[in-house]
């Protein structure tokens, strides 16, 4: 140069014949329990805003095609692998 395969909250890692984004885990914060702490166990946790009710944005960046795109089409980035 060519092929192929990945990039999803903080962190790993689900969700694809396009239909509510984040399922389980880790972490983190609060709470049970303990004299205390560790393990449990039990509720939250994606960012910005707002006193709240709300309200914007968000699947590596752009466009695109749909009524709707993490998904499918194009072009960049970046990692990783294979030919050369």
């Nucleotide at each position: 140069g060519c092929c192929g395969g990945a990039g999803u909250g903080g962190u790993g890692a689900a969700a694809u014949u396009g239909g509510u984004a984040g399922a389980c885990g880790c972490g983190c914060u609060g709470g049970a329990c303990u004299c205390a702490a560790a393990a449990u166990c039990c509720a939250g946790u994606a960012g910005g805003g707002g006193c709240a009710a709300c309200u914007c944005u968000g699947u590596g960046g752009g466009g695109g095609u749909u009524c709707a795109a993490u998904u499918c089409c194009c072009c960049c980035c970046u990692c990783c692998g294979g030919c050369a």

This is a predicted structure of an 84-nucleotide RNA (transfer RNA) from a Candidatus Fibrimonadales bacterium. The coordinates come from a structure-prediction model, not an experiment, and the mean pLDDT is 80. The sequence was found in a public genome assembly. NCBI's taxonomy places the organism under Bacteria, Pseudomonadati, Fibrobacterota, Fibrobacteria, Candidatus Fibrimonadales.